Description: A computed fold for a 75-nucleotide RNA from a Thermodesulfobacteriota bacterium, annotated as transfer RNA. Rfam family: tRNA. Its family is annotated with triplet codon-amino acid adaptor activity in the Gene Ontology. Rfam describes the family as follows. Transfer RNA (tRNA) molecules are approximately 80 nucleotides in length. The sequence is in RNAcentral, with records from ENA.
RNA sequence: UGAGCCGUUAGCUCAGUAGGUAGAGCAACUGCCUUUUAAGCAGUGGGCCGCAGGUUCGAAUCCUGCACGGCUCAU
Numbered sequence: 001u002g003a004g005c006c007g008u009u010a011g012c013u014c015a016g017u018a019g020g021u022a023g024a025g026c027a028a029c030u031g032c033c034u035u036u037u038a039a040g041c042a043g044u045g046g047g048c049c050g051c052a053g054g055u056u057c058g059a060a061u062c063c064u065g066c067a068c069g070g071c072u073c074a075u
Stems, first nucleotide, its partner, number of pairs: 001074008011026004020057001028044005050066005
């Protein structure tokens, strides 16, 4: 430098594939409890799913290109 494969979803770690409008744990915040903190219990908010197109009535999920990360191969 080129080729191939895998991955890119909430602050973090990850789920979600026979396409039908997105979840868990931890973290954060609020309340209860406690002298206070922590722990425990209850609850709340938070992402439109790497970017841009395409197919479709409808795409995180299929197709194409690009970006980034990982692995392998070749030079």